[in-house]
Molecule: SAM riboswitch aptamer (S box leader)
Organism: Hymenobacter sp. BT188
RNA sequence: UUUUUAUACAGAGGCGCAGAGAGACAGGCUCCGCGAAGCGCCGGCAACCCCCACUCCCCGUGGAACGGUGCCAAGUCCUGACCAUAUAAAAA
Numbered sequence: 001u002u003u004u005u006a007u008a009c010a011g012a013g014g015c016g017c018a019g020a021g022a023g024a025c026a027g028g029c030u031c032c033g034c035g036a037a038g039c040g041c042c043g044g045c046a047a048c049c050c051c052c053a054c055u056c057c058c059c060g061u062g063g064a065a066c067g068g069u070g071c072c073a074a075g076u077c078c079u080g081a082c083c084a085u086a087u088a089a090a091a092a
Base pairs, nucleotide, nucleotide: 001092002091003090004089005088006087007086008085013042014041015040016039017038021031022030023029025080026079027078028077043072044071045070048068049067051063052062053061054060076084
């Protein structure tokens, strides 16, 4: 990068560095020098994988949160395309 499957009305931010953009795309609307993106540290949310129990396997349900990811303005910000985008797991 591609494919498959699942999920997307819930939830969760402070500090430091930095210095003008950010919210995928188009249109809107919004956030932003009362400090955007990015990076670092600490904290948190969630529960996909992992783990435990019901149970021997699958499925399912419940639990847990050490580990691998993810996420922490607004319903995926709204509308559109709904395999458009994002994330997880698996495969190539």